This is a predicted structure of a 73-nucleotide RNA (Fluoride riboswitch aptamer (crcB RNA motif)). It was read from a public genome assembly, where an Rfam model found it.
RNA sequence: UACAUAACAGGCGAUGAAGCUCGCCCUGCUUUUAAGGCUAAACCGCCGCAAGGCUGAUAGCUUCUACUUGAAC
Numbered sequence: 001u002a003c004a005u006a007a008c009a010g011g012c013g014a015u016g017a018a019g020c021u022c023g024c025c026c027u028g029c030u031u032u033u034a035a036g037g038c039u040a041a042a043c044c045g046c047c048g049c050a051a052g053g054c055u056g057a058u059a060g061c062u063u064c065u066a067c068u069u070g071a072a073c
Stems, first nucleotide, its partner, number of pairs: 010025004016064006028038003045054003
């Protein structure tokens, strides 16, 4: 690093990842009964009639990555 097995396990909070904390949602249908298939909710920033423009990688804290600005070497 890859594969297999076993155990554990929900989703979401305007741009990526991780840890901790907080909040919100968690509706059904179906079946070959399988952690199966389909589906709901929470959630998806602001200004502008439009064209277009603006802030932010956090819900909050910390770290990393990307981007922007300034300074030093």